[in-house]
RNA sequence: AGUGAACGCUGGCGGCGUGCCUAACACAUGAAAGUCGAACGAGAACGGACAUAAGUUUACUUAUAUUGUCAGCUAAGUGGCGCACGGGUGAGUAAUAUAUAGUUAACCUGCCCUAAAGAAGAGAAUAAUUGUUGGAAACGACUUGUAAUGCUCUAUAUGCCUUUAUCACAUAAGUGAGCAAGGGAAAUAUUUAUGGCUUUAGGAUGGGACUGUACGGUAUCAGUUAGUUGGUGAGGUAAUGGCUCACCAAGACUAUGACGCCUAACUGGUUUGAGAGGAUGAUCAGUCACACUGGAACUGAGACACGGUCCAUACUCCUACGGGAGGCAGCAGUGGGGAAUAUUGCACAAUGGAGGAAACUCUGAUGCAGCAGGUACGCCGCGUGGAGGGUGACGCAUUUCGGUCGUGUAAACUCCUUUUAUCAGAGAAGAACAUGACGGUAUCUGAUGAAUAAGCUCCGGCUAACUCCGAUGACCAGACCAGCCGCGGUAAUACGGAGGGUGCAAGCGUUACUCGGAAUCACUGGGCGUAAAGGACGCGUAGGCGGAUUUUUAAGUCAGAUGUAAAAUCCUAUGGCUCAACCAUAGAACUGCAUUUGAAACUGGGAAUCUAGAGGACUGAGGGGGAUGAUGGAAUUAGUAGUGUAGGGGUAAAAUCCGUAGAUAUUACUAGGAAUACCGAAAGCGAAGGCGAUCAUCUGGGAAGUUACUGACGCUGAGGCGUGAAAGCGUGGGGAGCAAACAGGAUUAGAUACCCUGGUAGUCCACGCCCUAAACGAUGAAUGCUAGUCGUCGGGGAGCUUGUCUCUUCGGUGAUGCAGUUAACACAUUAAGCAUUCCGCCUGGGGAGUACGGUCGCAAGAUUAAAACUCAAAGGAAUAGACGGGGACCCGCACAAGUGGUGGAGCAUGUGGUUUAAUUCGAAAAUACGCGAAGAACCUUACCUAGCCUUGACAUUGAUAGAAUCUUCCAGAGAUGGAGGAGUGCCUUUCGUGGAACUUGAAAACAGGUGCUGCACGGCUGUCGUCAGCUCGUGUCGUGAGAUGUUGGGUUAAGUCCCGCAACGAGCGCAACCCUCGUCGUUAGUUGCUAACAGUUCGGCUGAGCACUCUAGCGAGACUGCCUUCGAAAUGAGGAGGAAGGUGAGGACGACGUCAAGUCAUCAUGGCCCUUAUGGCUAGGGCUACACACGUGCUACAAUGGGGCGUACAGAGAGUUGCGAUACCGCGAGGUGGAGCCAAUCUCACAAAGCGUCUCUCAGUUCCGGAUUGGAGUCUGCAACUCGACUCCAUGAAGCUGGAAUCACUAGUAAUCGUAGAUCAGCUAUGCUACCGGUGAAUACGUUCCCGGGUCUUGUACUCACCGCCCGUCACACCAUGGGAGUUGAUUUCGCCCGAAGCGGGGAUGCUAAACUGGCUACCCUCUACGGCGGAAUUAGCGA
Repeated sequence: AGUGAACGCUGGCGGCGUGCCUAACACAUGAAAGUCGAACGAGAACGGACAUAAGUUUACUUAUAUUGUCAGCUAAGUGGCGCACGGGUGAGUAAUAUAUAGUUAACCUGCCCUAAAGAAGAGAAUAAUUGUUGGAAACGACUUGUAAUGCUCUAUAUGCCUUUAUCACAUAAGUGAGCAAGGGAAAUAUUUAUGGCUUUAGGAUGGGACUGUACGGUAUCAGUUAGUUGGUGAGGUAAUGGCUCACCAAGACUAUGACGCCUAACUGGUUUGAGAGGAUGAUCAGUCACACUGGAACUGAGACACGGUCCAUACUCCUACGGGAGGCAGCAGUGGGGAAUAUUGCACAAUGGAGGAAACUCUGAUGCAGCAGGUACGCCGCGUGGAGGGUGACGCAUUUCGGUCGUGUAAACUCCUUUUAUCAGAGAAGAACAUGACGGUAUCUGAUGAAUAAGCUCCGGCUAACUCCGAUGACCAGACCAGCCGCGGUAAUACGGAGGGUGCAAGCGUUACUCGGAAUCACUGGGCGUAAAGGACGCGUAGGCGGAUUUUUAAGUCAGAUGUAAAAUCCUAUGGCUCAACCAUAGAACUGCAUUUGAAACUGGGAAUCUAGAGGACUGAGGGGGAUGAUGGAAUUAGUAGUGUAGGGGUAAAAUCCGUAGAUAUUACUAGGAAUACCGAAAGCGAAGGCGAUCAUCUGGGAAGUUACUGACGCUGAGGCGUGAAAGCGUGGGGAGCAAACAGGAUUAGAUACCCUGGUAGUCCACGCCCUAAACGAUGAAUGCUAGUCGUCGGGGAGCUUGUCUCUUCGGUGAUGCAGUUAACACAUUAAGCAUUCCGCCUGGGGAGUACGGUCGCAAGAUUAAAACUCAAAGGAAUAGACGGGGACCCGCACAAGUGGUGGAGCAUGUGGUUUAAUUCGAAAAUACGCGAAGAACCUUACCUAGCCUUGACAUUGAUAGAAUCUUCCAGAGAUGGAGGAGUGCCUUUCGUGGAACUUGAAAACAGGUGCUGCACGGCUGUCGUCAGCUCGUGUCGUGAGAUGUUGGGUUAAGUCCCGCAACGAGCGCAACCCUCGUCGUUAGUUGCUAACAGUUCGGCUGAGCACUCUAGCGAGACUGCCUUCGAAAUGAGGAGGAAGGUGAGGACGACGUCAAGUCAUCAUGGCCCUUAUGGCUAGGGCUACACACGUGCUACAAUGGGGCGUACAGAGAGUUGCGAUACCGCGAGGUGGAGCCAAUCUCACAAAGCGUCUCUCAGUUCCGGAUUGGAGUCUGCAACUCGACUCCAUGAAGCUGGAAUCACUAGUAAUCGUAGAUCAGCUAUGCUACCGGUGAAUACGUUCCCGGGUCUUGUACUCACCGCCCGUCACACCAUGGGAGUUGAUUUCGCCCGAAGCGGGGAUGCUAAACUGGCUACCCUCUACGGCGGAAUUAGCGA
């Protein structure tokens, strides 16, 4: 794009067309083929005429009789013509069909036309009818009797038919002329006119037969055929012919597909497509076939006959049971089938047909109309209103809540129009004299009045058109949309609804089918190295293709002409219906076929010639080419003998195993089998498989050189034939080593494996099979052409300087590389380039190289080779990542070297689990667990129980009342409730009041939520990781994804820097800039300091000073700057100077990104949820539970220690609801008291380890350790029970250095010692923080390994990326298929039996009438449908 469509929703009108695609299923009823009286006999129903009678509307009606040349007529019958046309259907048929072009000299043709000739004489019957009679009926029998254009005989016949002498033409058959012999015609009707009849010739029309070409699938159908193929003769036909028969011969068809099976009417055309093609064969037109199924003939011009006959089967109907009737695939119609297809209509008015002289009759052909209540099956046309109209109405939807915006000028409303509709009137053409079914139809006029008339699909992308809502959306089972991709897991533009929009429109969608897109079967117009695809290799048949020259032919080819290619259709033009669809006229076209004329380049055929292809001859080389035979040496093993003694062997390590019966080792000899070290190579040979010691014999092929031979002999190659590794099979040998199977030992979770010890087939030989391989260059063979360079093997030539030389040439074999090709990889004169020829093969993955069938094989199996079913992919090459028990390089307290811990004990603290009314919530490997929490007794608090509140504890608006505020009493656990008391302020003022703030407060908007979602988010954070990376612009390369830069060589802590480079630059990171510490200078000098001076209570206390320390501002200083050395440089190593040396130390600082990492409970926030509760208040409880498990810490286990006494030295902080001194009290925690300090001034505040000295002496310890418990207190605080800290006295547990495992740390670091702070009433702090200090180590050879990371490279079937992907068995259910003992059908075929009707043959003694050498019949024979029996093949169904 299309449809003879169907279904869903909807539906106003008209025109034109179309309408059982299924059951060639069965049919009730009506009815579709008759006509002629001008062929005939007969007749008088109807009409007419005439006569009579009756009646009366006096000219008609009725009744009766008569009539037959009434040219008005007639049921039935004889006769003629028609019924073979028209109409229906598509079952059969793959060719007796169809299409196209021819032949018929091998034929026929009624009616029609033309021409010629003719029609003389005679006869016998028969239907009708009459009578008798059978039968239910259908239908008959006998008798009587008659006519014809019915039938018969005789005559004539130019011509005609048969036979034929002879001649002419042509020769394949034959045609024409023609002497002679023989044979055969006719119908009349009528008054004329006219019609009909007979013969012959011609035409026209319609047919018969034959031929070429074209016209489905299947080879898992490969052989078929006996009337089969041909001949002679005969028969038969309109006619050729095995069409039929007799005889003879043995042929005929087939790979260019016979035969068989399946399917199918064919064509013009239709549809699609740019075309070539593909699909199709409704309507219309041409042809064929069929008429219930099968068979058969008759009549006829024509049939083997749709509405004829006979026979047989099946079915239906009638019946008096004896017997009969029937055939809608004609038009309507019925049932049935089906998703599905119409009226039992009108008319012969038109067109056409049959009969007739005609009038006319018939015509379900045809012309018209109709088609579910009420309308789509298709095409075309028209309409459903037009203009104005903003208040942007209501409603709906949406919302940022503002009325922004949409529906939307849409509606209402005003004006206008009347196609259509309804009503009324007029009214055709179609017709030629007459005649109109359609039809009061088309059309025209008038009136009424916007009146009667819009839906369907879609809106994620493809693809035009978007929003809202959903108590839609987790029982993972499945459901929904779906054309493909796909959507849906609680914010769905994809589901359902709504609003809006898009597209088409009286239709719109869905389904089914065809073509296109699909170059996705490729003729036009594809491919085969790796995606599917080159046969394992050769030889060669058919076939296809084929070198040069000359000549000829004309099959192919090209050109012209002629005929044909039906009409319709398509196209163009014009015309007719108002337009269009539709119709008509004209033209063009129908690309085809045939005939004919010509051309001769090319292909083909014929003839002749040539040498470039191919082959031959000769020459000398080379080779693991093949076959057979012979001969070696090394090694393994075995045997024998000797020497010799305890092990050997084997492995990562072992064991099985061998060995004191003497192994292994070693020496000698013997035996046997297999394989041939070195040479050896990118090398050689062969068609491939393949070929490796030496020699001999036989033998194949190739290369080179020479040539005076042949003369296209060539290439390819379906079938065919041959060769064909390894394994395997058969027979017979052989068997050393090796070694499937097997046994044992190991390994392992297991180990039917890898390893070890043994070991049989086999491996070897001969003969015969098998016939497959990743049989690979994954690359068929042949020929020609298209840059090079470097090797190597074989042969030849040239040169000189004569060499292990150079140059060159032919053939083979490799590497690299240009053009070109390729999806890329890659190939590249040995093509995967450019061309030609031939063969083989491919067409999504799986099923499956499987099943069935065939062929081969001893078997194993090979070869040929599907379908059902199932999936939406499978696959190739390359790219970026990620990964690897791949590689290279590098780094890190990563390992190693060390130091100290954890894991064991007690306690503290966090988590899990358990428990509970609640034990609120979050955090979960690293990157949760002394984490949020820098501080849970109440509060906090989010949890639980109980009691209360409902515009609320809090915000905004708010009528009313009151300032605010303070305070007493009662009830209650308290929240709360009740009753009082005191008290009236500030600003303004027009003195009414108004305003600010606060309190009370009806009603309502609203508040509130630590409720959910961190997988809707912002912000913040952790981690990889302070790792060195992550990118961009332009350019270049690549079809592209991408690459390059960023890789490479060095170097660095570093993508740091240098060099090189199709790259050149740049950005975020690194580094630096910032802070602290370390040195110096300068400025300043109180609260800091004190060298000098003075005073002193001896304390920088005071005067004084600012030198020093210090404080805190500003500067300097370090840059590989200098020297040596290596290096191209960057840089490295060493040195000097310097407080500091190679980023001086530490901190802050965290690229692109990853983990849907963490947080909705800091905060903010979308959506959802709760609203007398999931909100709010109060009291009490809980977060502190406790069998247990884990993490992080503290204190220890002691002598490098504990205890007592004495004594020294910091830094940094905090402090007014605060730090709190001196003093006094208390053993002590602390108390009383209150100097000083808003801090370089005062206080916290004595630093501790250390040092000196005394004691303990190795024990669970007179003084290790301190848990636990009892008692007594202090402090904070409404409150210390659950549940605080501290003090004193007493008690004195575990623990004696910690398993597997694991953590931190590289220098002022670890370790160890104390100090301060935040939070805070107090404290659980042993935690955390410190930009606090004191004392103060050990070790690093080095990068093999563990972990993590970076760069390059490699492999990949991974890309939510190895925590990936993925394979097989088993269990259950279901689907499809194969086999299957068998069984049930169908189709075809063969043989035998029976044999209807009928044609043909024979044929009476029966019948018969004219004709009697007659005709007919019974009966007999051949053929034969249906049927019966038996066999075979194919196919379908069922089957444990």
Molecule: small-subunit ribosomal RNA
Organism: uncultured prokaryote